The RNA shown here (glmS glucosamine-6-phosphate activated ribozyme aptamer) has 164 nucleotides and comes from an Actinomycetes bacterium. Its Rfam family is "glmS glucosamine-6-phosphate activated ribozyme aptamer". For this family Rfam cites "Evidence for preorganization of the glmS ribozyme ligand binding pocket" (Hampel and Tinsley, Biochemistry, 2006). The coordinates come from a structure-prediction model, not an experiment, and the mean pLDDT is 75.

This record gives sequence, C1' cells and structure tokens, in this order.
RNA sequence: UCAUACAACCAAGCGCCAGGCCUGAGGUGAGCAUGCUCGCUCCAGGUGACGAGGUAGAGGGAGAAUCGAACCCUUCGGCGGGUGCCCUCUCGGCUUCCACAGUCGUACCGGUGGUGACAAAACCAGAUGGUGACAUUUGGAACAAACCACACCGGAUGUGGAGC
Repeated sequence: UCAUACAACCAAGCGCCAGGCCUGAGGUGAGCAUGCUCGCUCCAGGUGACGAGGUAGAGGGAGAAUCGAACCCUUCGGCGGGUGCCCUCUCGGCUUCCACAGUCGUACCGGUGGUGACAAAACCAGAUGGUGACAUUUGGAACAAACCACACCGGAUGUGGAGC
C1' cells in the first nucleotide's frame, strides 16, 4: 500500500453512475492561415437537486408521491434508498369508565383569516486546491409556497351498559 473480516461513526432533494454533456493526455483523420480548428478512438477525470416540510410500533403491498425557489437541453437520463400512500395486527386520541363500531396517529371534517417561519442556492465580491472541467469555503443584500400552529364560523363524535 492492497485485499478480506469485524467494530464504530455518518442520510433522506439522501447515496451512487454505465447514457448524455464537459476537461486533460496519447494516437489518428480532415481542413488549411503551419499553427489552430473539427471529427474519431482509447485512457484518466468532472458534472449529475436549492432549501421548506415530513416517521406511534411490527409486518406486508405498491412505488413516477408534498411545497415552492432558481436555471434554461441537464435540478436531463438510469440505479438504490427514505419520508408519504394502502392493508393487517398491537398500542393510543376522540365523554368518567367498560365493550363494540367509526375516525384518526399525538391524534375528527370543512370554510375564512391574517399572523408565526433568520428559506437556501441562484446573484455580487473574494479565498484555498487543481493543467483544466470543477470542488470546498468566507462575506454581502434579498425574495417563496405548501404542511403545521393560532383565531373565528359551521358540521360531526355513535350503540349498549355501569357510575356520578
């Protein structure tokens, strides 16, 4: 230094790269202004999602999954995963308790409201590393929407029993 095994740490616009695009070296062909441009080949590299939001436990299913911002073929294309969705069971909220049913998951549905939220990248000015494509990072001034919370309005929490 490499390989194998084990252990620890590390994630959800998260991880990876064989297409595409870009960079570099070698080889090669063409054009011609003799030194450049373009093409091909192969090797080595680069790029490949900016934040907000989001998990009761276990198992299964499906799989192109919410919200905006920026850019302008590429945040394209492909693979894997996660949150979300559906089903079953367990636990739990919804009336003091029990059982069943319904609905939901820190816990019912709909409408209205304006408030709450340090948005981040992009942009501008730099620094470091690299032949380069690019990578990491510092400072500056901004600009969202949805979910959720809050307030108000309307609707719905049943059946049977017990207790007060």